[in-house]
C1' cells in the first nucleotide's frame, strides 16, 4: 500500500425485497421451595461502529472515516 469480509441488547448471532429493531443465553422482578438450583410468568437493556447523501420512509442502497480479521505485493 491493493482487495475481501465482519462490525446489530452485556455475550453469540439472525434480519439486505428498504417499511413497527428481534432470538438464545446472561440479568432483574414474582411465583414456587424450610432453602438453594430448575422451572413457570413478567419486565430491564440498543443513536444498528463514527459522519455525510440518495429517497416519503434507510440496521439494509451509496460516499467518506474507523476498529477487527484474512489475502495479495
Nucleotide at each position: 500500500g491493493c482487495c475481501u469480509g465482519u462490525g446489530u441488547a452485556g455475550c453469540u448471532c439472525a434480519g439486505u425485497u428498504a417499511g413497527c429493531a428481534g432470538a438464545g443465553c446472561g440479568c432483574u422482578u414474582g411465583c414456587u421451595u424450610c432453602g438453594u438450583a430448575a422451572g413457570c410468568a413478567a419486565g430491564a437493556a440498543g443513536u444498528c461502529g463514527g459522519g455525510g447523501g440518495u429517497g416519503c420512509g434507510a440496521a439494509u442502497c451509496c460516499c467518506u472515516c474507523c476498529a477487527c480479521a484474512g489475502g495479495c505485493u
Description
This is a predicted structure of a 73-nucleotide RNA (transfer RNA) from a Candidatus Nanoarchaeia archaeon. The coordinates come from a structure-prediction model, not an experiment, and the mean pLDDT is 82. The organism belongs to Candidatus Nanoarchaeia, within Archaea. The same sequence occurs in records of 2 taxa. Rfam family: tRNA. Rfam links the family to the GO term triplet codon-amino acid adaptor activity. By type it is a transfer RNA.